[in-house]
């Protein structure tokens, strides 16, 4: 410098008017009110994200269900060890896979418990003789004969060819009629065993010739380990108006007078609309520093308050600058994941080539 890798960090920049949200302060006058205070008006400082999104996991809240415990039934999740409130997230490892490397990717238990698939090809997809190869035995052929040579038949074999993702551990050797773990060496598997490791697993020695038989378990399935429903419109208080019930006395009122009844008033409960208040934003919060730890995180010590509305606020304009501006807008609230995203800058590594 050119390529490529891992991670952050920003998400147009200042100033001016104008509106809008809740907050604190403050009001001479105006409306409402007994009054606190509201409304309304001035002022102040503040006021979306990295993903606010998809709502896919996991909690916290809550209201419902529920003696304890064990079984079927669904459903998740599945190498080890950690972190955390928890988790299917995250760290560090171990094993596979790709990468020349930084570095990436893996739902990575069980396929000797059973089932079920394995298309198309192939003879044959689970325990295989289609060509091939060797051996016999007929036949034909030819000839004195017998071989060669061509054809059938019976059998031996899994080295060779050929389908096919995958053909029964590889390869090289000995050996054989031809082969063949039949036998060696090596590699790979499977069994002990001993070291190293919290462990996942490495790591050497030792044995076994492997009938211990392919491949799928995000196919049924067995095994372990975990899970109670719904979800802020969750739910908790208050509560008009009407609507039930009861009262109303030496004692309200209307149906002509008196009782009973009924209407209407008042006053009490009952319930819970409507509409308020809570929930609701102080929180596993956030920053800065030290220490702990490979790390994820933790743990102290200072400092900060940063949206909370309910038809629903963060926007409109104008000026200058620039690299010309992408996704997208909270609705109870944390923690991941996922997925979309114009550009612009940082910081670790690697490979290649140049220069000293």
């Nucleotide at each position: 410098u050119a390529a490529g890798u891992a991670g952050g960090a920003u998400a147009a920049a200042u100033g001016g008017u104008c509106g809008c949200g809740g907050c604190u302060g403050g009001c001479a006058g105006g409306c409402c009110g007994a009054a606190a205070g509201g409304c309304g008006c001035c002022a102040g400082a503040c006021g979306a994200g990295g993903a606010a999104a998809g709502u896919c996991c996991g909690g916290g809240c809550u209201u419902c269900a529920c003696a304890g415990g064990g079984c079927a039934g669904g459903g998740a999740u599945g190498c080890c060890g950690g972190a955390u409130a928890a988790c299917g997230u995250c760290c560090g490892g171990u094993g596979g896979a790709g990468g020349c490397g930084a570095c990436u990717c893996c739902a990575a238990g069980g396929a000797a418990a059973g089932u079920g698939c394995a298309a198309c090809a192939g003879a044959a997809a689970u325990g295989a003789a289609c060509c091939g190869c060797c051996g016999g035995c007929g036949c034909g052929g030819g000839g004195c004969a017998a071989g060669a040579c061509g054809c059938g038949c019976c059998g031996g074999u899994a080295a060779g060819g050929g389908u096919g993702g995958a053909a029964g551990g590889g390869c090289a050797g000995u050996g054989u009629a031809a082969g063949a773990g039949a036998c060696u060496a090596c590699c790979g598997c499977c069994c002990g065993g001993c070291c190293g490791g919290u462990a996942a697993c490495g790591g050497c020695c030792g044995g076994g010739g492997c009938a211990u038989a392919u491949g799928u378990a995000a196919a049924c399935c067995c095994c372990a380990u975990c899970c109670g429903a719904a979800g802020c419109a969750a739910g908790a208080c208050c509560g008009a108006g009407g609507u039930g019930a009861g009262g109303c006395a030496u004692a309200u009122g209307g149906c002509g007078g008196c009782c009973c009844g009924u209407c209407a008033g008042c006053c009490u409960c009952a319930g819970g609309u409507a509409g308020g208040u809570c929930g609701c934003u102080u929180g596993a919060g956030c920053c800065u520093g030290u220490c702990g730890g490979c790390g994820a995180c933790g743990a102290c010590a200072g400092g900060c308050c940063u949206g909370g509305a309910u038809a629903g606020a963060u926007g409109a304009c104008c000026a200058u600058u620039c690299a010309c501006g992408a996704c997208a807008u909270a609705a109870c609230c944390c923690g991941g994941c996922u997925u979309a995203u114009c550009g612009u800058c940082c910081u670790g590594c690697u490979u290649a080539c140049c220069u000293u």